[in-house]
């Protein structure tokens, strides 16, 4: 080239047209003589740009990045 396929939170992964979670990591306060495990809590993310919808992380179209087959 050509075709498939993955991109969500620091980090590993869910989720679905209507609020975007889970665990760990991070802050903070409890517990503790102290660490260390442990409970409460709190920030934080839909690769990027158009389109379709009342509404898009979700469904299309390109584009970037990885990953895989062929040539």
């Nucleotide at each position: 080239g050509c075709g498939g396929g993955u991109g969500u939170a620091g980090u590993a992964c869910a989720a679905u047209g209507g609020c975007a979670g889970u665990a760990u990591a991070c802050g903070a306060c409890c517990u503790u003589c102290c660490c260390a495990a442990g409970g409460u809590u709190g920030a934080g993310a839909c690769g990027u740009g158009g389109g379709u919808u009342c509404g898009a992380u979700u469904c299309c179209c390109a584009u970037c990045a990885c990953c895989c087959g062929c040539u």
A computed fold for a 71-nucleotide RNA from a Parcubacteria group bacterium, annotated as transfer RNA. Its mean pLDDT, the model's own confidence on a scale to 100, is 83. It matches the Rfam family "tRNA". The family's RNA type in Rfam is transfer RNA.